Transfer RNA from a Verrucomicrobiota bacterium, 72 nucleotides, folded computationally. The sequence was found in a public genome assembly. Model confidence (mean pLDDT): 81 of 100. It matches the Rfam family "tRNA". Gene Ontology term of the family: triplet codon-amino acid adaptor activity. By type it is a transfer RNA.
[in-house]
RNA sequence: GGGUUGGUAGCUCAAUGGUAGAGCAGCGGCCUUUUAAGCCGUUGGUUGCGAGUUCGAGCCUCGCCCAACCCA
Numbered sequence: 001g002g003g004u005u006g007g008u009a010g011c012u013c014a015a016u017g018g019u020a021g022a023g024c025a026g027c028g029g030c031c032u033u034u035u036a037a038g039c040c041g042u043u044g045g046u047u048g049c050g051a052g053u054u055c056g057a058g059c060c061u062c063g064c065c066c067a068a069c070c071c072a
Base pairs, nucleotide, nucleotide: 001071002070003069004068005067006066007065010024011023012022013021018055026042027041028040029039030038048064049063050062051061052060
């Protein structure tokens, strides 16, 4: 330098172009002698950045940034 895959909540990951979600973690509560476990509720988002297509983009197209791998 070229190619492939990926980037979404604090972490790990979903979401057929049509309301952005789950588990864990966090917070509040219940239970328990206490802790752990369990149960109920709940907070949390610039979907890497910018542009384009579209009635509508996390998803499609283009450029850029970052990471891993392959080639040179």